[in-house]
RNA sequence: AGGAGGAUAGCUCAAUUGGUAGAGCGUUAGUUUCCAAAACUAAAGGUUAAGGGUUCAAGUCCCUUUUUUCCUG
Repeated sequence: AGGAGGAUAGCUCAAUUGGUAGAGCGUUAGUUUCCAAAACUAAAGGUUAAGGGUUCAAGUCCCUUUUUUCCUG
RNA backbone atom coordinates (compact mmCIF):
# COMPACT_ATOMS: atom_id res chain seq x y z
C1' A A 1 0.00 0.00 0.00
C1' G A 2 -4.11 -3.58 -1.11
C1' G A 3 -7.89 -6.97 0.96
C1' A A 4 -11.25 -9.36 4.79
C1' G A 5 -13.60 -9.31 9.76
C1' G A 6 -14.85 -7.07 14.81
C1' A A 7 -16.97 -2.61 17.88
C1' U A 8 -24.12 -3.99 21.53
C1' A A 9 -25.05 -3.65 29.83
C1' G A 10 -19.23 -3.48 34.42
C1' C A 11 -17.08 -8.39 31.66
C1' U A 12 -17.90 -12.50 27.84
C1' C A 13 -21.37 -12.71 23.91
C1' A A 14 -26.53 -13.26 21.33
C1' A A 15 -30.41 -10.72 18.44
C1' U A 16 -33.14 -16.45 13.09
C1' U A 17 -31.96 -12.28 6.21
C1' G A 18 -35.43 -4.53 8.57
C1' G A 19 -40.54 -5.10 13.08
C1' U A 20 -40.75 -4.72 21.47
C1' A A 21 -32.50 -4.79 22.46
C1' G A 22 -31.63 -10.12 25.52
C1' A A 23 -28.65 -14.25 28.09
C1' G A 24 -24.58 -15.92 31.33
C1' C A 25 -21.19 -13.96 34.94
C1' G A 26 -20.82 -9.78 38.05
C1' U A 27 -23.48 -5.76 41.18
C1' U A 28 -27.67 -4.51 44.57
C1' A A 29 -31.98 -6.08 47.49
C1' G A 30 -34.87 -10.05 49.62
C1' U A 31 -35.72 -15.34 51.41
C1' U A 32 -32.82 -18.93 54.03
C1' U A 33 -28.59 -19.16 58.06
C1' C A 34 -26.34 -17.86 64.92
C1' C A 35 -23.06 -15.17 61.07
C1' A A 36 -21.25 -16.08 56.30
C1' A A 37 -20.85 -19.14 51.90
C1' A A 38 -23.98 -21.89 48.67
C1' A A 39 -28.96 -22.11 46.77
C1' C A 40 -33.54 -19.60 45.32
C1' U A 41 -36.37 -14.96 43.95
C1' A A 42 -36.37 -10.01 42.22
C1' A A 43 -34.32 -5.41 40.58
C1' A A 44 -31.02 -1.94 38.59
C1' G A 45 -27.74 -1.31 34.55
C1' G A 46 -27.80 0.39 26.97
C1' U A 47 -26.94 7.56 22.80
C1' U A 48 -25.95 -0.74 19.76
C1' A A 49 -17.81 3.08 18.35
C1' A A 50 -18.93 8.39 15.90
C1' G A 51 -21.50 11.25 11.97
C1' G A 52 -24.83 11.23 7.80
C1' G A 53 -28.36 8.72 4.27
C1' U A 54 -32.56 5.18 2.75
C1' U A 55 -37.28 3.49 5.09
C1' C A 56 -43.69 3.85 8.20
C1' A A 57 -39.75 1.44 11.03
C1' A A 58 -32.30 0.51 11.27
C1' G A 59 -28.06 -3.15 16.05
C1' U A 60 -29.28 -5.04 10.94
C1' C A 61 -29.10 -1.87 4.45
C1' C A 62 -25.74 2.33 1.99
C1' C A 63 -21.61 6.25 2.57
C1' U A 64 -17.66 8.56 5.54
C1' U A 65 -14.58 8.58 9.91
C1' U A 66 -12.26 6.35 14.42
C1' U A 67 -10.38 2.02 16.72
C1' U A 68 -8.96 -3.13 16.70
C1' U A 69 -7.70 -8.29 14.69
C1' C A 70 -6.10 -11.06 10.58
C1' C A 71 -4.31 -11.97 5.37
C1' U A 72 -1.20 -10.52 0.92
C1' G A 73 3.13 -7.81 -0.50